RNAcentral holds the full RNA, with entries from ENA and SILVA. The part of an RNA shown here (small-subunit ribosomal RNA, central domain) has 348 nucleotides and comes from an uncultured bacterium.
Context: one part of a larger RNA
RNA sequence: CUGGGCGUAAAGGGUUCGUAGGCGGCAAACUCAGUCAUGUGUGAAAGGCCUGGGCUCAACCUAGGUUGGUCAUGUGAUACUGGUUCGCUAGAGUGCGACAGAGGCGAGGGGAAUUUCCUGUGUAGCGGUGGAAUGCAUAGAUAUAGGAAAGAACACCAGUGGCGAAGGCGCCUCGCUGGGUCGACACUGACGCUGAGGUACGAAAGCGUGGGUAGCAAACAGGAUUAGAUACCCUGGUAGUCCACGCCGUAAACGAUGAGAACUUGCUGUGGGGAAUCUCUUUUCUCCGUAGCGGAGCUAACGCGUUAAGUUCUCCGCCUGGGAAGUACGGCCGCAAGGCUAAAACUC
Numbered sequence: 001c002u003g004g005g006c007g008u009a010a011a012g013g014g015u016u017c018g019u020a021g022g023c024g025g026c027a028a029a030c031u032c033a034g035u036c037a038u039g040u041g042u043g044a045a046a047g048g049c050c051u052g053g054g055c056u057c058a059a060c061c062u063a064g065g066u067u068g069g070u071c072a073u074g075u076g077a078u079a080c081u082g083g084u085u086c087g088c089u090a091g092a093g094u095g096c097g098a099c100a101g102a103g104g105c106g107a108g109g110g111g112a113a114u115u116u117c118c119u120g121u122g123u124a125g126c127g128g129u130g131g132a133a134u135g136c137a138u139a140g141a142u143a144u145a146g147g148a149a150a151g152a153a154c155a156c157c158a159g160u161g162g163c164g165a166a167g168g169c170g171c172c173u174c175g176c177u178g179g180g181u182c183g184a185c186a187c188u189g190a191c192g193c194u195g196a197g198g199u200a201c202g203a204a205a206g207c208g209u210g211g212g213u214a215g216c217a218a219a220c221a222g223g224a225u226u227a228g229a230u231a232c233c234c235u236g237g238u239a240g241u242c243c244a245c246g247c248c249g250u251a252a253a254c255g256a257u258g259a260g261a262a263c264u265u266g267c268u269g270u271g272g273g274g275a276a277u278c279u280c281u282u283u284u285c286u287c288c289g290u291a292g293c294g295g296a297g298c299u300a301a302c303g304c305g306u307u308a309a310g311u312u313c314u315c316c317g318c319c320u321g322g323g324a325a326g327u328a329c330g331g332c333c334g335c336a337a338g339g340c341u342a343a344a345a346c347u348c
Stems, first nucleotide, its partner, number of pairs: 003320004007302002012316001014201002017198001021194003025088002028085004033081002035077007042069001048066007091191001092188004096183004103177007110154001114150008125136002162169002206247006215241002220236004258315006266293011297304002321348003330341004
């Protein structure tokens, strides 16, 4: 340098943006660096290969020929790649007009439920389980009615429905704000794709400081169960769950399927927009999304199947038998917990 791979066998980075780099639309002119052709120079000997020769053969020795360079230099070719110049609009983007949405942030508001407290009614039980007990209750509980307070979450709507790059997002209103889709034109004129490093975001748990704490609930305590029961069940219950600010940076971060682009039979549903049909308001067409089923093709099979795991191209990441091990050591990061990077001996 090279092979084959990455849905489930080992293997897609959690996700975005983006630096270097790699790759890059249509047409023309110039250039001739890459590329190609050809000439010249050089490419020591030994070695290799071919044809001979010498040791009785061979190894070995030996003669001739030949091979061998990302090489240098001259001349030429100009399709492709590169460079320069000029132009184009199909990629990309901007403007304009509509539209949908739990996209994000902040502020204000609402009702149901739960718990606690107060008051009334009322009396002996309540609660809990497979059955019980711990627990609560005559100092009046449970139940029921009225009132008050607090915190957290938002029933129905609700949907293989929507939005977001992912994590994720669901009561109502207002403010600020990101992205997307559709439509017809106008504009810019390749401004693009990917992306090593880097950067920002990143569920839950956990950590720091301060607050908050209704319900739930690791730890913990008690009651049961059991041979035991450091569990499953029950009664309690603290961190935590919530808020602000700052860390952590992981996950079955999953579609276990990287991003972008082009091409390749269909049917059915559903979300958003547009057009036609022109009263039948329900059919057709079209763009974007999201599902189900299936054709060719692919696949070890399962299955995938225009949202590809099909046919191709560009760029990145990753894999290379099991264990030891995502560990040790070192480095970087972190307050810590730990994270990232990442072996070997040995063993099968």

Background:
The prediction has a mean pLDDT of 87.